Predicted 3D model of a 79-nucleotide RNA (SAH (S-adenosyl-L-homocysteine) riboswitch aptamer) from an uncultured Ectothiorhodospiraceae bacterium.

RNA sequence: UUUUCCGAGGGGCGCUGCAGCGGGAGUCCUUCCUGUCAGGCUCGGAUAACACCUCUUCGUUCAACGGCGCUCCCCAACA
Numbered sequence: 001u002u003u004u005c006c007g008a009g010g011g012g013c014g015c016u017g018c019a020g021c022g023g024g025a026g027u028c029c030u031u032c033c034u035g036u037c038a039g040g041c042u043c044g045g046a047u048a049a050c051a052c053c054u055c056u057u058c059g060u061u062c063a064a065c066g067g068c069g070c071u072c073c074c075c076a077a078c079a
Stems, first nucleotide, its partner, number of pairs: 001049002004046006010072006018040001020036006039065001
């Protein structure tokens, strides 16, 4: 750095539907139709690879984000 799994980022309902995935069709380069679809992102832990390389200790930090509408919870302020 990447793969996979798990956890966290407070919840619920509705809508649209990009990517991805399923099905079908096609003029089969990749396009179209349809279904599903708003944690696909970030952080932490583990796993398996690849790369790199002196080791140890201390300190700091532990979040920032997530289409639209409604709503609940939590915190603060004002009235």

The sequence was found by an Rfam model in a public genome assembly. Its mean pLDDT, the model's own confidence on a scale to 100, is 79. Its Rfam family is "SAH (S-adenosyl-L-homocysteine) riboswitch aptamer". Rfam links the family to the GO terms regulation of gene expression and S-adenosylhomocysteine metabolic process.